Context: one part of a larger RNA
RNA sequence: CUGGGUGUAAAGGGAGCGUAGGCGGCCAUGCAAGUCUGAAGUGAAAGCCCGGGGCUCUACCCCCGGGACUGCUUUUGAAACUGUAAGGUUUAGAUUGCCGGAGAGGUAAGCGGAAUUCCUAGUGUAGCGGUGAAAUGCGUAGAUAUUUGGAGGAACCCCAGUGGCGAAGGCGGCUUACUGGGCGGUGAAUGACGCUGAGGCUCUGAAAGACGUGUGGGAGCAAACAGGAUUAGAUACCCUGGUAGUCCUCCCCGUAAACGAUGAAUACUAGGUGUCGGGGUCCAUAAGGACUUCGGUGCCGCAGCAAACGCAAUAAGUAUUCCACCUGGGGAGUGCGUUCGCAAGAAUGAAACUC
Numbered sequence: 001c002u003g004g005g006u007g008u009a010a011a012g013g014g015a016g017c018g019u020a021g022g023c024g025g026c027c028a029u030g031c032a033a034g035u036c037u038g039a040a041g042u043g044a045a046a047g048c049c050c051g052g053g054g055c056u057c058u059a060c061c062c063c064c065g066g067g068a069c070u071g072c073u074u075u076u077g078a079a080a081c082u083g084u085a086a087g088g089u090u091u092a093g094a095u096u097g098c099c100g101g102a103g104a105g106g107u108a109a110g111c112g113g114a115a116u117u118c119c120u121a122g123u124g125u126a127g128c129g130g131u132g133a134a135a136u137g138c139g140u141a142g143a144u145a146u147u148u149g150g151a152g153g154a155a156c157c158c159c160a161g162u163g164g165c166g167a168a169g170g171c172g173g174c175u176u177a178c179u180g181g182g183c184g185g186u187g188a189a190u191g192a193c194g195c196u197g198a199g200g201c202u203c204u205g206a207a208a209g210a211c212g213u214g215u216g217g218g219a220g221c222a223a224a225c226a227g228g229a230u231u232a233g234a235u236a237c238c239c240u241g242g243u244a245g246u247c248c249u250c251c252c253c254g255u256a257a258a259c260g261a262u263g264a265a266u267a268c269u270a271g272g273u274g275u276c277g278g279g280g281u282c283c284a285u286a287a288g289g290a291c292u293u294c295g296g297u298g299c300c301g302c303a304g305c306a307a308a309c310g311c312a313a314u315a316a317g318u319a320u321u322c323c324a325c326c327u328g329g330g331g332a333g334u335g336c337g338u339u340c341g342c343a344a345g346a347a348u349g350a351a352a353c354u355c
Base pairs, nucleotide, nucleotide: 003327004326005325006324007309008308012323014203015202016201017200021196022195023194026088027087029085030084031083033082034081035078036077038075039074040073041072042071048067049066050065051064052063053062054061093193094190095189096188097186098185099184100183105179106178107177108176109175110174111173112156117151118150119149121147122146123145127138128137164171165170209252212250214248216247220246221245225241226240227239228238263322264321265320266319267318268317271300272299273298274297275296276295277294278293279292280291281290282289283288304311305310328355329354330353337348338347339346340345
């Protein structure tokens, strides 16, 4: 390389958009590049295979005949499939329109209440806090507790749900403005316009991080740090404090067990039972109930698959298309080089050696 694989053994890119490329609905027609078919030429000899002969023998060697040399070139035809040319089709894929309804989808602004902390004032007096037990700490300069008023920041109890939305990361108080996507119904429009996607581009891609930026903000929490404990020691686990940070603006970083450890798309393949958003029919009509049909989200389960665990119409089943990735463990996600980054580092990514 091929082959075989990628939920858990090595292996699905964090996610999307999309270029080249690859692959691609239905109907009929032409062409004949692929494809199939007949013929001719060529495919040196030796070698190879078959048959026969010569060396005292079946090998080696020599001779004769045939075959093969699966290829290439030219040419006669075929037209199912692929391709291609120009059409058609209307609709089954895709998209748009119209009607309807759901949603923590996004961005911005405004508003609200509970709680923590702090300040002010009142009541009140000796403790509070903390732990396995303590101590550091706070408190007679009046704490803790409780009540009034105020400040400020961050997060939004209940509702809340294997509920919803989003491509993923993720999104949860309320209101308003702007705005994306999906779903159901209809069947008006376009007429295959599709799928995938190396490179590439984008992400408002968690958290952390960046002498980050700034006459920001700073309540709570809390790396570092300080102290108290524990301990043989304790640069920890526990406790008391506490600065970066966490929040906002702007600009980077580009990684996660970024997980369903399961790439995207299409079709097909027993059922049962929840739930969310729509539609239809029937019965009721006050709620509602039965059946059915799309789209999501769960559980159980047959066939089948699987090393087993398990998966099982949301497949890990049966098939097709395209991409990514794997190829024994360690060395090593390291070194070197390159690209990116302010840096931290990220991406790409070996070998010797060793078992």

Record summary
This is a predicted structure of a 355-nucleotide part of an RNA (small-subunit ribosomal RNA, central domain) from an uncultured bacterium. The RNAcentral record of the full RNA draws on ENA, Greengenes and SILVA. Its Rfam family is "Bacterial small subunit ribosomal RNA". Its family is annotated with structural constituent of ribosome and ribosome in the Gene Ontology. The coordinates come from a structure-prediction model, not an experiment, and the mean pLDDT is 81.